Context: one part of a larger RNA
RNA sequence: CUGGGCGUAAAGGGCGCGUAGGCGGCCAAGCAAGUGGGAUGUAAAAGCCCACGGCUCAACCGUGGAACUGCGUUCGAAACUGCCGGACUUGAGUCCCGGAGAGGGUAGCGGAAUUCCCAGUGUAGCGGUGAAAUGCGUAGAUAUUGGGAGGAACACCAGUGGCGAAGGCGGCUACCUUGGCUGAAUACUGACGCUGAGGUGCGAAAGCGUGGGGACCAAACAGGAUUAGAUACCCUGGUAGUCCACGCCGUAAACGAUGGGCACUUGGUGUUGCGGGUAUCGACCCCUGCAGUGCCGAAGCUAACGCAUUAAGUGCCCCGCCUGGGGAGUACGGUCGCAAGGCUGAAACUC
Numbered sequence: 001c002u003g004g005g006c007g008u009a010a011a012g013g014g015c016g017c018g019u020a021g022g023c024g025g026c027c028a029a030g031c032a033a034g035u036g037g038g039a040u041g042u043a044a045a046a047g048c049c050c051a052c053g054g055c056u057c058a059a060c061c062g063u064g065g066a067a068c069u070g071c072g073u074u075c076g077a078a079a080c081u082g083c084c085g086g087a088c089u090u091g092a093g094u095c096c097c098g099g100a101g102a103g104g105g106u107a108g109c110g111g112a113a114u115u116c117c118c119a120g121u122g123u124a125g126c127g128g129u130g131a132a133a134u135g136c137g138u139a140g141a142u143a144u145u146g147g148g149a150g151g152a153a154c155a156c157c158a159g160u161g162g163c164g165a166a167g168g169c170g171g172c173u174a175c176c177u178u179g180g181c182u183g184a185a186u187a188c189u190g191a192c193g194c195u196g197a198g199g200u201g202c203g204a205a206a207g208c209g210u211g212g213g214g215a216c217c218a219a220a221c222a223g224g225a226u227u228a229g230a231u232a233c234c235c236u237g238g239u240a241g242u243c244c245a246c247g248c249c250g251u252a253a254a255c256g257a258u259g260g261g262c263a264c265u266u267g268g269u270g271u272u273g274c275g276g277g278u279a280u281c282g283a284c285c286c287c288u289g290c291a292g293u294g295c296c297g298a299a300g301c302u303a304a305c306g307c308a309u310u311a312a313g314u315g316c317c318c319c320g321c322c323u324g325g326g327g328a329g330u331a332c333g334g335u336c337g338c339a340a341g342g343c344u345g346a347a348a349c350u351c
Base pairs, nucleotide, nucleotide: 003323004322005321006320007305008304012319014202015201016200017199021195022194023193025088027086030083031082033081034080035077037075038074039073040072041071042070049065050064051063052062053061054060091192092189093188094187097183098182099181103178104177105176106174107173108172109171110154115149116148117147118146119145120144121143125136126135162169163168207248208247209246210245211244212243217241221237222236223235224234259318260317261316262315263314264313267296268295269294270293271292272291273290274289275288276287277286300307301306324351325350326349333344334343335342336341
């Protein structure tokens, strides 16, 4: 440099935004860099190839030809790519009017439950298990009633329901603040687009720093059981942590194990949102468009499983990644981090 690949065999970056770069709609004109054509110069000789010839043949050698697919100059072409200016509206975007939503942030509020405290009633047990014991309780527990404190999470609604790029998001309220999506019909801008190496931001849980908070739960730890043992499973306790603020960490089976965009390719059935039509007493129902989200399946694809208009089908553009198992996501170096560690990432050797 090239080939074949990436749902499950090795392989899609955790996810956005975006720089360079790559790629890019429709119409007509110009230029002629790429592109293609002609001419010409050059492309040393030898060698390779062809023909003929010389050593008795051959190797070897001689003569001629071809070739050297390249580069320069010049003439002419303008379809395609490019460049320049112009025009367009279907890609993209904007304005106006609606709509749905656990999308993000902040503040306030609410009830159920657990625990603890105080008081009343009340008495010998409670708790726990396969069975027990540790534990709690006559200093009055458990149960029950009233009052109070505090923290955390929000039953039902709840749904292969909704929203978000992903991680993820669920009590209620707000004239609070903020992002995206979507419907309808014009109007407007006029290719403003797609992707995206680096870069930058976000990023569950656990973990770290400082300060707060601490009801439940609960690594570690202690005790009781079980057992041959039991550094476990079960039980009684219980500290970090779980919660909040600010700052780090930057990982995951970060999964649809399926990168993003655009176009095209038989159908059936459910559901969410918005719109149109038909029509009604009607929450309905029927037909239909757009946007999402499920199931089943045609062609096609696939090693099979399966995928199948939400493609793993048919094509194009861009990025990331793979190249036998172990050694090893290790060592070394670099870089980031307070640390834990992250990112980058070998080789010997061995099968």
Predicted 3D model of a 351-nucleotide part of an RNA (small-subunit ribosomal RNA, central domain) from an uncultured prokaryote.
The coordinates come from a structure-prediction model, not an experiment, and the mean pLDDT is 87.